[in-house]
RNA sequence: AAAUGAGAGUUUGAUCCUGGCUCAGGAUGAACGUUGGCGGCGUGUCUAAGGCAUGCAAGUCGAGUGGGUUUAGACCCACGGCAAACGGGUGCGUAACACAUUGGUAAUUUACCCUUAACUCGGGCAUAACUCGCCGAAAGGCAAGAUAAUUCCCGAUGGUCAUGGGGGGACGAAAGUCAUUCCCAUGUAAAGAUUUAUCGGUUAAGGAAAAGCCUAUGGCCCAUCAGCUAGUUGGUAGGGUAAUGGCCUACCAAGGCAACGACGGGUAGCGGGUGUGAGAGCAUGACCCGCCUCACUGGGACUGAGACACUGCCCCGACUCCUCCGGGAGGCUGCAGUCAAGAAUAUUCCGCAAUGGCCGCAAGGCUGACGGAGCGACGCCGCGUGCAGGAUGACGCCCUUCGGGGUGUAAACUGCUUUUUUCUGGGACGAAAUUUUGACGGUACCAGAAGAAUAAGCCACUGCUAACCUCGUGCCAGCAGCAGCGGUAAUACGAGGGUGGCAAACGUUAUCCGGAUUUAUUGGGUGUAAAGCGUCUUCAGGCGGUUUACUAAGUUUUUGGUUAAAUCUAAAGGCCUAACCUUUAGCCCGCCAAAAAAACUGGUAGACUAGAGACCGGGAGAGGUCAGUGGAAUAGCCGGUGUAGUAGUAAAAUGCGUUAAUAUCGGCUAGAACACCAAUAGCGAAGGCAACUGACUAGAACGGUUCUGACGCUCAUAAGACGAAAGCGUGGGUAGCGAAUGGGAUUAGAUACCCCAGUAGUCCACGCUGUAAACGAUGGGUACUGAGUAUUGGAAGUAUCGACCCUUCCAGUAUUGUCAAUCUAAGCUAACGCCUUAAGUACCCCACCUGGGGAGUACGGUCGCAAGACUAAAACUCAAAGGAAUUGACGGGAGUCCGCACAAGCGGUGGAGCAUGUGGUUUAAUUCGACAAUAAGCGAGGAACCUUACCAGGGCUUGACAUGUUAGGAAUCUCGGCGAAAGUUGAGAGUGCCCGCAAGGGAGCCUAAACACAGGUGCUGCAUGGUUGUCGUCAGCUCGUGUCUUGAGAUGUUGGGUUAAGUCCUUUAACGAGCGCAACCCCUACUCUGUGUUAAAUAUUCACAGAGAACUGCCUCGGACAACGGGGAGGAAGGCGGGGAUGACGUCAAAUCAGCAUGGCUCUUACGCCCUGGGCCACACACGUGCUACAAUGGCGAGUACAGAGGGUCGCAAAAUCGCAAGAUGAAGCUAAUCCCAUCAAAACUCGUCCUAGUUCGGAUUGAGGUCUGCAAUUCGACCUCAUGAAGCUGGAAUCGCUAGUAACCGUGGAUCAGCCACGCCACGGUGAAUACGUUCUCGGACUUUGUACACACCGCCCGUCACGUCAAGAGAGUCGGUGGCACCCGAAAGCUGGCUUUACGCCGGACUAAGGUGAAAUCGAUGAUAGGGACGAAGUCGUAACAAGGCAUCCGUAGCGGAAGCUGUGGAUGGAUCACCUCCUUU
Repeated sequence: AAAUGAGAGUUUGAUCCUGGCUCAGGAUGAACGUUGGCGGCGUGUCUAAGGCAUGCAAGUCGAGUGGGUUUAGACCCACGGCAAACGGGUGCGUAACACAUUGGUAAUUUACCCUUAACUCGGGCAUAACUCGCCGAAAGGCAAGAUAAUUCCCGAUGGUCAUGGGGGGACGAAAGUCAUUCCCAUGUAAAGAUUUAUCGGUUAAGGAAAAGCCUAUGGCCCAUCAGCUAGUUGGUAGGGUAAUGGCCUACCAAGGCAACGACGGGUAGCGGGUGUGAGAGCAUGACCCGCCUCACUGGGACUGAGACACUGCCCCGACUCCUCCGGGAGGCUGCAGUCAAGAAUAUUCCGCAAUGGCCGCAAGGCUGACGGAGCGACGCCGCGUGCAGGAUGACGCCCUUCGGGGUGUAAACUGCUUUUUUCUGGGACGAAAUUUUGACGGUACCAGAAGAAUAAGCCACUGCUAACCUCGUGCCAGCAGCAGCGGUAAUACGAGGGUGGCAAACGUUAUCCGGAUUUAUUGGGUGUAAAGCGUCUUCAGGCGGUUUACUAAGUUUUUGGUUAAAUCUAAAGGCCUAACCUUUAGCCCGCCAAAAAAACUGGUAGACUAGAGACCGGGAGAGGUCAGUGGAAUAGCCGGUGUAGUAGUAAAAUGCGUUAAUAUCGGCUAGAACACCAAUAGCGAAGGCAACUGACUAGAACGGUUCUGACGCUCAUAAGACGAAAGCGUGGGUAGCGAAUGGGAUUAGAUACCCCAGUAGUCCACGCUGUAAACGAUGGGUACUGAGUAUUGGAAGUAUCGACCCUUCCAGUAUUGUCAAUCUAAGCUAACGCCUUAAGUACCCCACCUGGGGAGUACGGUCGCAAGACUAAAACUCAAAGGAAUUGACGGGAGUCCGCACAAGCGGUGGAGCAUGUGGUUUAAUUCGACAAUAAGCGAGGAACCUUACCAGGGCUUGACAUGUUAGGAAUCUCGGCGAAAGUUGAGAGUGCCCGCAAGGGAGCCUAAACACAGGUGCUGCAUGGUUGUCGUCAGCUCGUGUCUUGAGAUGUUGGGUUAAGUCCUUUAACGAGCGCAACCCCUACUCUGUGUUAAAUAUUCACAGAGAACUGCCUCGGACAACGGGGAGGAAGGCGGGGAUGACGUCAAAUCAGCAUGGCUCUUACGCCCUGGGCCACACACGUGCUACAAUGGCGAGUACAGAGGGUCGCAAAAUCGCAAGAUGAAGCUAAUCCCAUCAAAACUCGUCCUAGUUCGGAUUGAGGUCUGCAAUUCGACCUCAUGAAGCUGGAAUCGCUAGUAACCGUGGAUCAGCCACGCCACGGUGAAUACGUUCUCGGACUUUGUACACACCGCCCGUCACGUCAAGAGAGUCGGUGGCACCCGAAAGCUGGCUUUACGCCGGACUAAGGUGAAAUCGAUGAUAGGGACGAAGUCGUAACAAGGCAUCCGUAGCGGAAGCUGUGGAUGGAUCACCUCCUUU
């Protein structure tokens, strides 16, 4: 100076938390989809280090030299010099001194360039090109002859050169070191050219720049890689190198590395930087720059200053090409380009004009380095596709409540401008350097002209996330980043319109960072969410008390060096701006060196006692090991007594028992465990430990004027010890119990629960195993933070003879739980809870966690006799899994209470016949609906036609019905033909009502035509309204304000009483209020008043209207002085007097589209409408509701009484007569207190008969004859008479109603209705009971509480096998391949080395060695019959394991068993409900 942090969706009915998944941002060498005007600057094979056609990419020098060709300029060949080791490409390899940073090199080299000094003398041998001959297809080669040089060789000279030797000096203890100096010996140089300016050559010293080597530090993953190493580590000598060095060789020694990660495996070029991020970090290493590496694979050297050499050489190999088959040639990971691969990446371009490089004295040559252009929206940046005006607003399209709204000033239209575009003209900078020289390029730029002209798309619109409607589709088609959307009204699919966002782009995909504090250094956690090792000891490591001195490693400050440039940041500047570029400044947080400080940490030396330890003393204890002893109980055996059972269970059975059990008495034997004491007590590190005694032994606490003097704490994956139960091995032992097993029960089954037996085991000794819910689900240590209680040990005081008791204090241990309130304060916590025994406040050390499942599994390793233990993944799959708390619901949980709920009673149903409804079956149709309670004598309170919706047949098509238009007609009535009818076809009669003088008009009706439309009991009650059922006439359901809780929520509404009641009282962080309860309304019971028709009259009765009366008002008792309850008096009635109406918030997607209404869908000469006939009444069967009975409390006959409430003019119908009767005739009366139905209601009562029978019970069924209604009684009506006379003798399991004028029994009336299948329903009166101890049980409900894995709420949730399909991973007889090493065989070229000779470019050997071969292992991968487990999948099968006490509490470890969940044994946990008891705590 600059910069500086955002969240959201998703687990639940809702909440808080934990925790994962997902999204919004930025970026890219990108790719894909749709679209596409221009320019500038960048950038472009990320894959096959796969193969490459063609061209070019490194030459130059005649001022070193020889020759050839040519008229000449000049060109060519060869020798020679320099360059070719640069520049350019790539990232295979490499985890390394490869890279980066920092030092060192006294252990080194350097051609060209610069500076300085000195020198450059003499002589000689060859050879290429060339000529000639030969071989070969070619590439090329051989032989002979000739020749030059700045080629090569010899000699001379020379130093500050090289080598060797010697002396002196400085430092040092020495070894030795030194940028010091002197002397001696030996050895080594040179080249010329020329235009006379110069350019060279040699030696030495220095510089610059470059290179080699060494050190320290730094940066990936895996420990399921833990031990590695023989040239290995060091030394001596030699070789080799420019130089150090095991770099190499010989000999000697046995070292070296590693938990601070050696060795091995995997991956990878490194850095400057780049992306992201607030930063710390995380990820990355394209382009540009530095370094490294490689050049077809592998090996090797040569030349040279420099290479083990990209376009040099030799060899092996693979591949490609040429060939006369003998042999040869080649290397794009240079620039272009091509094939292949791939989602994917460009021109076989121009130029050396600039910058740079090589050669040359120079001119100049070469340069795919480079400068430019081309292609690609690949990226960044900039510009444009017009601007202004223009309607209550065109057309089109979309929507609509049909009124209108949107697109929208948008368009059209008018005016203006010309960036861009096209054309014309002019026209650069880049050139340094006076002249000449420009690929880019007639480019940028400038001027003029024409004309809005040439130029807009993509994605999205449920939430996150800006943006909404319509149509289509109908869990289909499809969408989706997550949540999720789609099953007929989809803002989520597809389309259209509209809108939002961005814009020459927009989306998608992939990858990275962010958000993610989700690996937490900054900056997380571990009681219950994932997470404390079962416990202890302890090495390494980490951390560490008080004090003094020194030191200066850490630390702090200052200074110097370095940290390449580019990048980044800031300020300026240059391209019109920006991107881009330039300049300056900063930054680059690192390393090195020097100086200073001394507080803190460390180090050295010393001291101290508060930590720690030792010693002494007396106490406490189920601490451990071993030995011994004891009694009760149990079992067995022996003996006695005694007789038929015993044992066991919910109930039984198996079992035991007359060969004498069980029971009882006595004796003997055996093994295991130790009642009471006993406690939330005590001890121990944990596991764990309990009769008594002894021996040995460990630890802790307290007290002490003792001692040592930091000796401490914690401890890894390093080491060790202990470690319940089960289990294993060997040997004993075995009373009881008791896995497995056998038997008996239970059950649909019962591999279980229960019972009878019973083997391992349980016990002991020795050894192994090493795990548990090994839990306080809480690691260890230290310090601090408010109280109480109990207990252990000790001290003091008072008191006492001495004690106990009491008070105070110290240390330790334990505890503060349950019920109601104030028990916990502060603090912490998601909450629950914790709270001096912390889960509080801090520090130190260790262990562990990072979504659920897969899985504590596979593979590998270690351990184990085995069982198994420890260590410990991945693929795949899900969007959750989970913790705590809340409200409900539920429980074969609990408490309290209520109800004809049970019980106590009375009468029924279930058995019979019939009636009626339903299912089923049948049928052309048997129309439809209703299905536990809450369907089934229900809709239907009247199916012969009609009803009627169903079936068959015959008909109609603007229609049986509504509105509108047009035309005609009065409406209407009569008659005929056909027809089953509907209808069809003819004939005739007929002119109404209102206004108006009339013409005419109007209302209503009929006919015809066409079209809008009508019509549908067609579908959806899961689109709806309305209505209804049910819980339930149950007492509940809520709100406002306040308070409490992070919150959902709670409180109120709970508690104590009371009530029919959330009724009332009282208490109370609640105070009030609302809907319900009650009351108000109706009927009824009593009295009174008034009025009233009927009736002959009276007055009751009666009816209507009103008033009174009942309120716990009075007395007494209980209660809290309350509410209220018990009793009593009076009263017609007493505690709500009886009954009705009245049904809170809600539940059941309860019922109804067929009562009605209605959205949507659907039919339209039919799913509409009319008609005839049939059906709804069928009938092997099953169920519901009723009637009548089975008889004597009765049937039959005769006689005698007593109601209430209703109905009646298309009606009720009297008297009288006829008929046995149904009924007929008849007609009085009545629009009803008058008349009628209707007599005398029937049960009842009195008398008679029947005598227990299928009857004088019962009446079905059937035959015959009639009556009535009605167009019509066949399918299919009711009634009467005579005859017939079925089943049935009181009803199995089970089940229903009813608590008083009730049940039961008896009759009466009404609605519907022509009639009636009514025994139904609704109402009415008559007669008129029994019983309720009580709330254990059944059912339903209310409140409180408790558990919950349920919330679609137990008709819930949910586990495992089996069957089918898909997927991934592991095992697997094996098979195939890769990689790296090991052993052996063979062994090219080269260099090294030995020998030989004719001394060479020779020959023959040796070791070494690339490639190759053989073998045994290792490791990684692919594949594999098969078998096993895992995950997911639609509505499969078997069971019901878990969640409630889940119906046997669950779970953990272990063992056995079983289709499966699982069961059982043994030990353990509470993360178990419920009840009772014990102990303790708090308050009083």
Small-subunit ribosomal RNA from a Candidatus Komeilibacteria bacterium, 1484 nucleotides, folded computationally.
The organism belongs to Candidatus Komeiliibacteriota, within Bacteria.
Its mean pLDDT, the model's own confidence on a scale to 100, is 81.
Its Rfam family is "Bacterial small subunit ribosomal RNA". Its family is annotated with structural constituent of ribosome and ribosome in the Gene Ontology.